Transfer RNA from Gopherus evgoodei, 73 nucleotides, folded computationally. Rfam family: tRNA. Rfam classes the family as a transfer RNA. The source organism's lineage runs through Eukaryota, Deuterostomia, Dipnotetrapodomorpha, Testudinidae and Gopherus.

RNA sequence: GCUAAAGUAGCUCAGUUGGGAGAGCAUUAAAUUGAAAAUCUAAAGGUCCCUGGUUCAAUCACAGGCUUUGGUG
Numbered sequence: 001g002c003u004a005a006a007g008u009a010g011c012u013c014a015g016u017u018g019g020g021a022g023a024g025c026a027u028u029a030a031a032u033u034g035a036a037a038a039u040c041u042a043a044a045g046g047u048c049c050c051u052g053g054u055u056c057a058a059u060c061a062c063a064g065g066c067u068u069u070g071g072u073g
C1' cells in the first nucleotide's frame, strides 16, 4: 500500500425486516449480620466512534472519515 472485521454503560458483550436502547460484572442505597462476606431488592450510569445524505422516523441501510485488530505484498 491492498484487503477483511470491529467500535453500544466504568469493563466484557448482546441487540434490531428501520420505530421500546439492554444483560452480566462493577458502583451506590436499603434489607440481612454483632460486624463483614455472601444473598436478595432497588437505583444511578449512554452524543449507540465522527460527519453528511436517504427516510415520517437511523445504533441499524448508504457515502466519506477516525481508531483498533487480523491477513497479505
Base pairs, nucleotide, nucleotide: 001072002071003070004069005068006067007066010025011024012023013022019056027043028042029041031039049065050064051063052062